[in-house]
RNA sequence: AUGUGCGUCUAGGGUUCCGGCCUGUUUGCAGGCGACUGGUCCGAGAGAGGCAGUCCACUUCCAGGAAUCUUCCUGCGACGGUGGAUACACGGCGGGACAAAAGCCCGGGAGA
Numbered sequence: 001a002u003g004u005g006c007g008u009c010u011a012g013g014g015u016u017c018c019g020g021c022c023u024g025u026u027u028g029c030a031g032g033c034g035a036c037u038g039g040u041c042c043g044a045g046a047g048a049g050g051c052a053g054u055c056c057a058c059u060u061c062c063a064g065g066a067a068u069c070u071u072c073c074u075g076c077g078a079c080g081g082u083g084g085a086u087a088c089a090c091g092g093c094g095g096g097a098c099a100a101a102a103g104c105c106c107g108g109g110a111g112a
Base pairs, nucleotide, nucleotide: 004052005051006050008048009047012042013041017039018038019036020033021032022031023030024029053086054085055084056083057082058081059080060078061077062075063074064073065072066071088108090111094106095105096104
């Protein structure tokens, strides 16, 4: 909290590891390249979706109360049920982490 939390994924991101490319080679491997589409990896407040939460309505049962004989009211009662809502959102410079970078974090911050 209708503005929250946690996984999954994407836009995006780099280069530890894998792969790729180049050079050398004693053919074992060594060095270089992210000015390599990639796999692993990081990854959104203002992206997607899921679960939980929260809010609203209805509803079942329970408890209490009113009316008075089957209705009404209240409940921060129930590991209750069903449906719905969860809006809006321009944005640096700089700094930080992991190998490194980023729409990550500082941060819905400064500012507009």